[in-house]
RNA sequence: CCAGCCGGCCGGGCGGCCGCUCCCGUCAAUGCCGAAAGGCGACGGGGGAGGAAAGUCCGGGCUCCAUGGAGACACGGUGCCGGGUAACGCCCGGCGGGGGCGACCCCAGGGACAGUGCCACAGAGAACAGACCGCCCCGCCUGUAGUGCGGCUCCCGCCAUGGGCAGCGCCACGGUCGAGCCGCACUAUUGGCGGGGUAAGGGUGAAACGGUGGGGUAAGAGCCCACCGCGCGACUGGCAACAGGAGCGGCAGGGCAAACCCCACCGGGAGCAAGACCGAAUAGGGACGACGCGGCGGUUCGCCGCCAGCCGGUCUCCGGGCCGGUCGUCCGGGUAGGUUGCUCGAGGCGCCGCGCAAGCGGCGUCCCAGAUGAAUGGCCGCCGCACGGUGAAAGCCGUCGCACAGAACCCGGCUUACAGGCCGGCUGGCACC
Numbered sequence: 001c002c003a004g005c006c007g008g009c010c011g012g013g014c015g016g017c018c019g020c021u022c023c024c025g026u027c028a029a030u031g032c033c034g035a036a037a038g039g040c041g042a043c044g045g046g047g048g049a050g051g052a053a054a055g056u057c058c059g060g061g062c063u064c065c066a067u068g069g070a071g072a073c074a075c076g077g078u079g080c081c082g083g084g085u086a087a088c089g090c091c092c093g094g095c096g097g098g099g100g101c102g103a104c105c106c107c108a109g110g111g112a113c114a115g116u117g118c119c120a121c122a123g124a125g126a127a128c129a130g131a132c133c134g135c136c137c138c139g140c141c142u143g144u145a146g147u148g149c150g151g152c153u154c155c156c157g158c159c160a161u162g163g164g165c166a167g168c169g170c171c172a173c174g175g176u177c178g179a180g181c182c183g184c185a186c187u188a189u190u191g192g193c194g195g196g197g198u199a200a201g202g203g204u205g206a207a208a209c210g211g212u213g214g215g216g217u218a219a220g221a222g223c224c225c226a227c228c229g230c231g232c233g234a235c236u237g238g239c240a241a242c243a244g245g246a247g248c249g250g251c252a253g254g255g256c257a258a259a260c261c262c263c264a265c266c267g268g269g270a271g272c273a274a275g276a277c278c279g280a281a282u283a284g285g286g287a288c289g290a291c292g293c294g295g296c297g298g299u300u301c302g303c304c305g306c307c308a309g310c311c312g313g314u315c316u317c318c319g320g321g322c323c324g325g326u327c328g329u330c331c332g333g334g335u336a337g338g339u340u341g342c343u344c345g346a347g348g349c350g351c352c353g354c355g356c357a358a359g360c361g362g363c364g365u366c367c368c369a370g371a372u373g374a375a376u377g378g379c380c381g382c383c384g385c386a387c388g389g390u391g392a393a394a395g396c397c398g399u400c401g402c403a404c405a406g407a408a409c410c411c412g413g414c415u416u417a418c419a420g421g422c423c424g425g426c427u428g429g430c431a432c433c
Stems, first nucleotide, its partner, number of pairs: 001429010012383007020048008031040003050404001054415002057413005062271004075267005080094005095109001096107004110262002115260002117256003132202002134198008143189012157176003161172003210228006229251001230249003235244003275340004285331007294307005311324005347366008384402002386399005
């Protein structure tokens, strides 16, 4: 210098003006708004979004409900070991497996001899496996080749015998050689059929019941042997997961538990719209009183029911009919509304100690949003950055430009989004000294 890995951090800066919200102080106040509860102004001072406030996925605090305690069933979750923590499915350190030359990264990582089940497609066969091709053995059929034997035909060479001739050529018969055909037998083999052996080879698949080589065999096969792999494993190291491993064993026990299931551990439910307090108007509930002076019946002697009357509403043929109690005061529940819960907390920062680390302890110091039709904003100037234009460059000009995104009870995590930038450590390579 190039390429990369890991960790931590920032995520526009400064200033001016005008606003919003919360807290404190002073003043206003015999005030204003509201039925009440309760709220409100001015000035001064102070605080005012995030690393993710997000998704609401885990764990807790807090609150209410349920519950005598404990346990179990069902259901859900978690799942190597050790540590951290209030707790966790989080974090740290290890182990095992996988990837990378490496720094380093990834893993839902208990149990498959408790049982049940599944393994698509392809393939002959997918789990006490399976003969499709191939290889091998046997039998039958068929064809071919060779050999042997027998028969026939041809050939006429040779030989023997006889006849004939002066002699040879010639004739007859026999043998032999050769060729062909037919039949039988044996051997080898092509093709077909049937029976059997074989898991070496081909082929299928994510996966085919150890691999390579040799021996062996009809062909093969841990059938046998060597090496590798695998299983069991005394013993050793480690808190443990686990690692190493004398020796033994021809090899068993395919995979899937994000299939049921088994084992171990954890879990009561709902959530700040939880919950608590104050509390109208209207409607409904209760008590008392008034209208309201009576009669009859029942009675637990408190009252209750019916009738009449009165009151209100409505209709009317003006005779009456029908319907209903009405009003006032007080009480309780509860709605709107208001207050609270509400922000000091497993808190932040610094130093020291312990620990590889996550983290823990001690001391000091700081107070750091609390809205609820929901504040945290707007404008301007300078600078930074980004993009675009222009320019040789310096620079100049432009942009409603400034990543992702806006607290809602709080906290610990995880996950997801994120322009640009800073710092530290490490790895591989190149060059130079």
The RNA shown here (Bacterial RNase P class A) has 433 nucleotides and comes from Mangrovibrevibacter kandeliae.
Rfam family: Bacterial RNase P class A. By type it is a ribozyme.
It is recorded under the gene name rnpB.